RNA sequence: AAGGCGGGUCGGACGGUCGCCCCGGUUAUGCCGGGGAGGAAAGUCCGGGCACCACAGGGCAAGGCACUCGUUAAGAGCGAGGCGGCACGCGGGUGACUGUGUGCCGACGGAAAGUGUCACAGAAACGACACCGCCCGCACGGGUUGAGGUUACCGCGCGGGUAAGGGUGAAAUAGUGCGGUAAGAGCGCACUAUCCGGUCCGGUGACGGGCUGGAUGGACAAACCCUGCCUGGUGCAAGACCAACAGGGAAGAGGACUUGCCCGGUCCGCUUGAUUCCCGGGUAGGUUGCUUGAGGCUGACAGGCAACUGUCAGUCCAGAUAAAUGACCGUCACCCUUAACCAGGGAACAGAACCCGGCUUACAGACCCGCCUUCCGC
RNA sequence: GUGAGUGUAGUUCAAUUGGUUAGAGCUCUGGAUUGUGGUUCCAGCCGUUGGGGGUUCGAGUCCCCUCACUCACCCCA
Numbered sequence: 001a002a003g004g005c006g007g008g009u010c011g012g013a014c015g016g017u018c019g020c021c022c023c024g025g026u027u028a029u030g031c032c033g034g035g036g037a038g039g040a041a042a043g044u045c046c047g048g049g050c051a052c053c054a055c056a057g058g059g060c061a062a063g064g065c066a067c068u069c070g071u072u073a074a075g076a077g078c079g080a081g082g083c084g085g086c087a088c089g090c091g092g093g094u095g096a097c098u099g100u101g102u103g104c105c106g107a108c109g110g111a112a113a114g115u116g117u118c119a120c121a122g123a124a125a126c127g128a129c130a131c132c133g134c135c136c137g138c139a140c141g142g143g144u145u146g147a148g149g150u151u152a153c154c155g156c157g158c159g160g161g162u163a164a165g166g167g168u169g170a171a172a173u174a175g176u177g178c179g180g181u182a183a184g185a186g187c188g189c190a191c192u193a194u195c196c197g198g199u200c201c202g203g204u205g206a207c208g209g210g211c212u213g214g215a216u217g218g219a220c221a222a223a224c225c226c227u228g229c230c231u232g233g234u235g236c237a238a239g240a241c242c243a244a245c246a247g248g249g250a251a252g253a254g255g256a257c258u259u260g261c262c263c264g265g266u267c268c269g270c271u272u273g274a275u276u277c278c279c280g281g282g283u284a285g286g287u288u289g290c291u292u293g294a295g296g297c298u299g300a301c302a303g304g305c306a307a308c309u310g311u312c313a314g315u316c317c318a319g320a321u322a323a324a325u326g327a328c329c330g331u332c333a334c335c336c337u338u339a340a341c342c343a344g345g346g347a348a349c350a351g352a353a354c355c356c357g358g359c360u361u362a363c364a365g366a367c368c369c370g371c372c373u374u375c376c377g378c
Numbered sequence: 379g380u381g382a383g384u385g386u387a388g389u390u391c392a393a394u395u396g397g398u399u400a401g402a403g404c405u406c407u408g409g410a411u412u413g414u415g416g417u418u419c420c421a422g423c424c425g426u427u428g429g430g431g432g433u434u435c436g437a438g439u440c441c442c443c444u445c446a447c448u449c450a451c452c453c454c455a
Base pairs, nucleotide, nucleotide: 001374002373003372004371005370006369007368008367009366010365012332013331014330015329016328017327018326020036021035022034023033024032025031026030038349042360043359045358046357047356048355049354050235051234052233053232057263058262059261060260062231063230064229065228066227067081068080069079070078071077082108083106084105085104086103087102088101089100090099091098092097109226110225114224115223116220117219118218131166132165133162134161135160136159137158138157140155141154142153174192175191176190177189178188179187193216194215195214196213197212198211199210200209201208202207239288240287241286242285247279248278249277250276251275254268255267256266257265258264280454281453282452295317296315297314298313299312300311301310302309303308334346335345336344379451380450381449382448383447384446385445388404389403390402391401397435406422407421408420409419410418428444429443430442431441432440
C1' cells in the first nucleotide's frame, strides 16, 4: 500500500418553486404560521405501560427462568465480578501436574433422590468384565542319553489369580513415582487431581485462601425429573359511542363466561326458547382510544469502575386509514466514467400505524479501531 | 396488527425414545421385449432434511436465531 474479517459512528448539506398529510390562527373553501420516518420504522423473539374480561378466589396441571451483585417500570436485556473451558506466551516440577499474563468463549442450580439412554466397535459400557497376554496349581504328552528316573524347558487340557501391557471406543473404574507381589492391583507410602466435612481469615455475594479429617469410575437434565423463584387470560381487530341491516331454518334443557382441568362463582334460560349450528343479511362505515410520554432531543453540572441515575436550562418534536412524508431546479460534497475538464450516470437496507425499553436480522458508500494475508521499502 | 402452524429427492409422502450409509411410489436415464411406440421387466440417477449456530460421542429428530409459505379473526349475534 492492497485485500479480507469483526466492531463502532454517519446514513448527503443548504436554498428556491410546485404539491401531499396533520395541527393552530383568520377577515374562512383561500391565505398565514408550525410540524412531517428509521437506525433499524423490519422480524414480532423477550419485557413493560395501557385497556377489557358484569371473580381478577382456592387447588392441580402447564409454561418460563436458573453463578453472584448491581442497574431498571420490567426483562431471557445491559454493566461489573466470580468460576470453568480453549488458544498463545513466560516460569516451576523426574513426573502426574501447577503458577502467572493476554485474548476469546460459556443456556454456568442438582448426576451422592429416583427412572432412562450410552449405537457401532470392543473381552467388558454401567450391579463391570478375562479375548490376547502375564502368573500359580493339577493332569497328560514331548523332552540332550546305551537304558531308566527326575528337573529345567516346550505343548495341550482343566481349575484359579490378575485390569500392569496389547487392542476397541466419544468414554474403560483416579494419575505420577517408589515399594510390594507368584504375577498384579489404592494393596501400602509420598505427591498430584477431584469431592465431602470441620474450623479460621478475606469478600455485600458468587467465591477465594490457610489448617485439619475423610473418600475416590463416568457422560447426558437444550432426556424425564428434583430444588428454588416467577406467571390469571386476551390484545388497539383491546375497549367506548354512533350509523346501517336487524331475517329464515334445525337441534335444544341446560347453556355461556370465568384460565387448560376441578372446586367455587357470575349471568342467561327451561317451550313466552338460553345456547349451538347452517343459510342469509350489513358494512368493508364514522367518531374516539391517538399521541404529553417510566418521553425524546440539545447543553451544562453532579454521583457511579461501568451499565445507569439525578439536578438545572431550552425545545413540544408525525398521527395517516389504502394510507401523507414527494417531484423539479440551483450550489456544494461523495462514487463511477476521463490523463484532466465539461457533459452524463449513480447513491444501500428499508419505510411509522396504541406507546415505550431491549434483542436479533438487513444495510451501498465514507470515516475510525482491532486482527489476518500478500506485496513493496528500510 | 394479533394468534397459530408448516418446511425432507423434480413431485407425493415415510423415517421407532437421537444411533451407524435418510427410504418408498410416480417422474427421469439406460437396457431388454417390439417392425415402431406404449405397456411390462431389469438396472441406475436423484437430498446442503429451507438457512445459520448450539447441546451431544452422535441431530431430519432436542434448543436458539433466521428465511419463506399457509391458516384464523368484524357486526346482526
This is a predicted complex of two RNAs, RNase P RNA and transfer RNA, with 455 nucleotides together. It holds a member of the Rfam family "Bacterial RNase P class A". Rfam links the family to the GO terms ribonuclease P activity, tRNA processing and dimeric ribonuclease P complex. About the family: Ribonuclease P (RNase P) is a ubiquitous endoribonuclease, found in archaea, bacteria and eukarya as well as chloroplasts and mitochondria. The coordinates come from a structure-prediction model, not an experiment, and the mean pLDDT is 75.